Source information:
RNAcentral holds the sequence, with entries from ENA. This is a predicted structure of a 74-nucleotide RNA (transfer RNA) from a Polyangiales bacterium. Rfam family: tRNA. Rfam describes the family as follows. Transfer RNA (tRNA) molecules are approximately 80 nucleotides in length. Its mean pLDDT, the model's own confidence on a scale to 100, is 80.

[in-house]
RNA sequence: GCGGUCGUAGCUCAGCUGGAUAGAGCACCUGUCUACGGAACAGGAAGUCGCAGGUUCGAAUCCUGCCGACCGCG
Numbered sequence: 001g002c003g004g005u006c007g008u009a010g011c012u013c014a015g016c017u018g019g020a021u022a023g024a025g026c027a028c029c030u031g032u033c034u035a036c037g038g039a040a041c042a043g044g045a046a047g048u049c050g051c052a053g054g055u056u057c058g059a060a061u062c063c064u065g066c067c068g069a070c071c072g073c074g
Stems, first nucleotide, its partner, number of pairs: 001073007010026004019057001028044005050066005
């Protein structure tokens, strides 16, 4: 330099034949319980879906460029 896969909550990931409320587990916070803590139970917060454009009535999902990670080729 060329090609491929991936980039979604603090972490690990699902969702990707476009349909409209963006989710799960763990972690975190609050409450109940307990002598205290943990566990358990109930509730909660947390995401410009890597960035910027484009297509569309509608994009996490399709297209283009860039950034980053990994793999392969030279």